[in-house]
Context: one part of a larger RNA
Molecule: small-subunit ribosomal RNA, 3' major domain
Organism: uncultured bacterium
């Protein structure tokens, strides 16, 4: 000087209290031990692994395994040789790649050769998702959106090193403000950036109708209009600015005025030096080993979806603040050309026939659901709950057997609220509710987004956890 203390002092954070909701107990969905198995590829592991790489494994992907093949090679450059193609088409075999036979078919040009292609051979070489993240890059996750973390020049010390940054007020902030042997300064904090909430200037169609008109079974359908609502643009607004009272007359902080918003308005992005030899050679890219008739490569079929068992995340339940059923309302934000898919027409239904409009503020996904309003169940394993099971279907895709999604009829399992323990949440948030995107031929209870309906609680810091700052002890450095 730091780490460290079951020492001290102040401070903060859903860290604790105070509420609400879970989860550990039941079905199943997914992930992961562990066992099995020809294989069950492989990687992550206390927080910081376990609905993670995987924004989607039938084949393919696939890296595993079993069979059957290739060995200048699936991929790239160079050399030599032969042909003129490469594309495309028949027809034989093969489980498939692969083999065989046939048609058909170049460009220019000094006729020597050349451009391109495909076939053959020689060898450099190609090739590895082979090993090593403890040899690295780049990348990312924690401490942490926590306030620290350093440097010049200066003081004083022999020196390691102190000061400055410590002290008094205060701040979400090392944020300031007052003092000090300091006095400035970079990284960081704040802010500049994006949505969001309030008014405006322009703008005026694909949006949108107040008044004027025409017109429908119904419609902004039409002519007009940009006033409204929406939408682009570019402005404005909040600064403790104002008004008292506290405070040192500072910083600030309780109140109040005006205002659509008040003290950081509300989210997002943005993550200093450093920490953990964090994690990733399996995105990439890279020393170094390693393999080269195989640890490349190609193909068919299986395998990762197995199942005495154990944890993690989730979904649906136990019901009546509920479950069904008739009729009826209000959303936002996406996406849409190998797409979206209206009206209509069959089906009980997944969907089917058909193709109107749409490269989209037009046209379609698309019905919003929870809500209300009307009657019906009457408290039980039920008209709760649906796991599993037969049966017949639907689409996608060469193919749903191993192993996909959905419909219908039937079957009705566990499960009446969960033990020690543990999670999440401070406001338009917990809780419910439903929509839509990404991957994608098809495959979400999971991601990342979207609105609607919407509470409870917070005395307070004594105690757990986990961080700051000072100071004190130190057997550690």
């Nucleotide at each position: 000087u730091g780490a460290c203390g079951g020492g001290g002092a102040c401070c903060c954070g859903c860290a604790c209290a105070a509420g609400c909701g879970g989860u550990g107990g039941a079905g199943c969905a997914u992930g992961u031990g562990g066992u099995u198995u020809a294989a069950u590829u492989u990687g992550a592991a206390g927080c910081u692994a376990c609905g993670c790489g995987a924004a989607g494994a039938a084949c393919c992907u696939u890296a595993c395994c079993a069979a059957a093949u290739c060995u200048u090679g699936a991929c790239a450059u160079c050399c030599c040789u032969c042909u003129g193609a490469c594309c495309g088409g028949u027809c034989u075999u093969u489980a498939a790649u692969g083999g065989g036979a046939c048609c058909u078919u170049u460009c220019a040009u000094u006729c020597g050769g050349g451009a391109c292609a495909g076939g053959g051979g020689a060898g450099a070489c190609a090739g590895g998702u082979g090993g090593u993240g403890c040899a690295u890059g780049g990348u990312u996750g924690u401490c942490g959106u926590c306030a620290g973390u350093u440097c010049g020049u200066g003081u004083g010390g022999u020196g390691u090193g102190a000061u400055g940054u410590u002290g008094g007020g205060g701040u979400a902030a090392g944020u300031c403000u007052c003092g000090c042997a300091a006095c400035g300064a970079g990284c960081g904090c704040a802010a500049c950036c994006c949505c969001u909430a309030u008014c405006u200037u322009c703008g005026g169609u694909a949006g949108c109708c107040a008044g004027c008109a025409a017109g429908u079974u119904a419609a902004g359908u039409c002519g007009g209009g940009c006033g409204c609502u929406g939408u682009g643009u570019g402005g404005a607004g909040c600064c403790c600015c104002c008004c008292a009272g506290g405070g040192a007359u500072a910083a600030c902080a309780a109140g109040g005025a005006g205002g659509a918003a008040g003290g950081g308005g509300g989210g997002g992005a943005u993550g200093a030096u450093g920490u953990c030899a964090c994690a990733u050679c399996a995105u990439c890219a890279u020393g170094c080993c390693c393999c080269u008739c195989a640890u490349g490569a190609u193909u068919u079929g299986g395998g990762g979806u197995a199942c005495a068992c154990a944890c993690g995340u989730g979904c649906u339940a136990c019901a009546a603040u509920g479950g069904g059923g008739u009729a009826a309302a209000c959303a936002a934000a996406g996406g849409g050309a190998a797409g979206u898919g209206a009206g209509a027409g069959g089906g009980u239904g997944a969907u089917c026939u058909g193709g109107a409009g749409c490269a989209a503020a037009u046209c379609c996904c698309a019905a919003a659901a929870a809500u209300a309003a009307c009657g019906u169940c009457c408290c039980a394993g039920u008209u709760c709950g649906g796991a599993c099971c037969g049966u017949a279907g639907u689409g996608u895709g060469c193919a749903a057997c191993c192993c996909g999604a959905c419909u219908a009829c039937u079957c009705g399992a566990a499960g009446c609220c969960g033990g020690a323990a543990u999670c999440g949440u401070u406001a338009g948030u917990a809780a419910u509710c439903g929509c839509g995107g990404a991957u994608c031929a098809g495959a979400a209870u999971g991601c990342c987004g979207c609105g609607g309906u919407g509470a409870a609680u917070a005395c307070g810091u004594u105690c757990c956890c986990g961080g700051g700052u000072c100071u004190c002890g130190c057997a550690c450095u």